[in-house]
Context: one part of a larger RNA
RNA sequence: UGACGGGGACCCGCACAAGUAGUGGAGCAUGUGGUUUAAUUCGAAGAUACGCGCAGAACCUUGCCGACACUUGACAUGUUCGUCGCGACUCUAAGAGAUUAGAGUCUUCGGUUCGGCCGGACGAAACACAGGUGCUGCAUGGCUGUCGUCAGCUCGUGUCGUGAGAUGUUGGGUUAAGUCCCGCAACGAGCGCAACCCCUAUCCUUAGUUGCCAGCGAGUCAAGUCGGGAACUCUAAGGAGACUGCCCCGGAAAUCGGGGAGGAAGGUGGGGAUGACGUCAAGUCCUCAUGGCCUUUAUGUCCAGGGCUACACACGUGCUACAAUGGGCGGUACAGCGGGUAGCGAAAUCGCGAGAUGGAGCCAAUCCCUAAAGCCGUCCUCAGUUCGGAUUGCAGUCUGCAACUCGACUGCAUGAAGUUGGAAUCGCUAGUAAUCCCGGAUCAGCAUGCCGGGGUGAAUACGUUCCCGGGCCUUGUACA
Numbered sequence: 001u002g003a004c005g006g007g008g009a010c011c012c013g014c015a016c017a018a019g020u021a022g023u024g025g026a027g028c029a030u031g032u033g034g035u036u037u038a039a040u041u042c043g044a045a046g047a048u049a050c051g052c053g054c055a056g057a058a059c060c061u062u063g064c065c066g067a068c069a070c071u072u073g074a075c076a077u078g079u080u081c082g083u084c085g086c087g088a089c090u091c092u093a094a095g096a097g098a099u100u101a102g103a104g105u106c107u108u109c110g111g112u113u114c115g116g117c118c119g120g121a122c123g124a125a126a127c128a129c130a131g132g133u134g135c136u137g138c139a140u141g142g143c144u145g146u147c148g149u150c151a152g153c154u155c156g157u158g159u160c161g162u163g164a165g166a167u168g169u170u171g172g173g174u175u176a177a178g179u180c181c182c183g184c185a186a187c188g189a190g191c192g193c194a195a196c197c198c199c200u201a202u203c204c205u206u207a208g209u210u211g212c213c214a215g216c217g218a219g220u221c222a223a224g225u226c227g228g229g230a231a232c233u234c235u236a237a238g239g240a241g242a243c244u245g246c247c248c249c250g251g252a253a254a255u256c257g258g259g260g261a262g263g264a265a266g267g268u269g270g271g272g273a274u275g276a277c278g279u280c281a282a283g284u285c286c287u288c289a290u291g292g293c294c295u296u297u298a299u300g301u302c303c304a305g306g307g308c309u310a311c312a313c314a315c316g317u318g319c320u321a322c323a324a325u326g327g328g329c330g331g332u333a334c335a336g337c338g339g340g341u342a343g344c345g346a347a348a349u350c351g352c353g354a355g356a357u358g359g360a361g362c363c364a365a366u367c368c369c370u371a372a373a374g375c376c377g378u379c380c381u382c383a384g385u386u387c388g389g390a391u392u393g394c395a396g397u398c399u400g401c402a403a404c405u406c407g408a409c410u411g412c413a414u415g416a417a418g419u420u421g422g423a424a425u426c427g428c429u430a431g432u433a434a435u436c437c438c439g440g441a442u443c444a445g446c447a448u449g450c451c452g453g454g455g456u457g458a459a460u461a462c463g464u465u466c467c468c469g470g471g472c473c474u475u476g477u478a479c480a
Base pairs, nucleotide, nucleotide: 001480002479003477004476005475007474008473010471011470012469013468015464016463019428020427022425023424026320027319028318029317030316031315032314033313034311035310042053043052064306065305069301070300073129077128078127079126080124081123082122083121084120087106088105089104090103091102092101093100094099109119110118111117131295132294134293135292136291140289141288142284143283144282145280147278152191153190154189155188156187157186158167159166160165171182172181173180197272198271199270200269202240203239204238205237206236207235208234212229213228216227217226218225243266246260247259248258249257250256322421326380327379328378329377330376331375332374338369339368340367343362344361348357349356350355387418392413393412394411395410396409397408398407434456435455436454437453438452439451440450
């Protein structure tokens, strides 16, 4: 100087407390361990692995397994030789295919100093080499997690100390903040904080189509449907607005605290992006890049099939429930974010339904994809039920060469566990939790996951003794 203390003082955080909804019990989905297997590819491991890499394993993907094949190679550059179009397409035979053998159709390269000279392509042989999701993340770059959006981490000069170092950065206040003020052997500065950026909440200006419709006219069963309008909503560009600016109180003072006015908004208005010096030899050589090592008729490459989907079991994360604040049936209302040409697909018709036929319109403020909870009425009356939907049988739909291993969905039948969950444990402080649907990426198909969107919309916070983590000062130490 640090680190540590079941030392002290001060302070903060959904850290506790106060509440709320869960997890832990059930069934299923998904990841992991274990076991099994020819293979169940590999990585991730307390917090910071486990719906993680995977924004989507039927083939492909694919890295694994056992077969079938190839060896200058599926891919790149160079040397030598050969063929000129190269090439594209079709067919036949064998085969699981890769591939092998053969036949045919179309077309007949560019430059040129006219030299098999240059370029281009293909083939052959050999060699340099290619190739490797092989090893090492403890050789590395890059990227990322975490402490932590915590308020810290440092430097120059000066001063003090033999020195390591100290001071500044401590102290008194204050703040979300090393934020600011005052004081002070310090005076300044940098990286962080804050602000500058984006979204959102109010208003104004400009603009008015594909969006809007107050007033006027037309028109309809109805409808901005039409003429028209530029007010309103909205769209999207530019501005205004919030700064403790004003008033009162406290205070030595302060870009301080409390209260008030005005205001759409008040003291960082709400949310996002933004992550200091560093820590964990943290993670990743399987995104990519890369040193070294290993491999080279194989640890490379091609191919069909299987596996990654197994199942006495254990754990994590979720979904659905156990019901009446509910379930069934009928009627009826209101979004936003987004996506769409190999696409979204309307009306109409068919089907109980998944869906099919159909093809209007739309490269989209124009057309299409679009709510549910809610509200009204009615049945059920506390039951393993009109709760719950697992499992299984049969029949189908769709995608796709192909749904056996191993897709999603539909109909009929079947109708399991489950009556609120032990010890323990997680999230959340407001348009939040809870609850209800919708969209998107990936994607032929496949979502209870992920990323977004809106609808409905709570309870509680006395307080900081305690648990966890953190900041600052101080103290002890046989630790570094």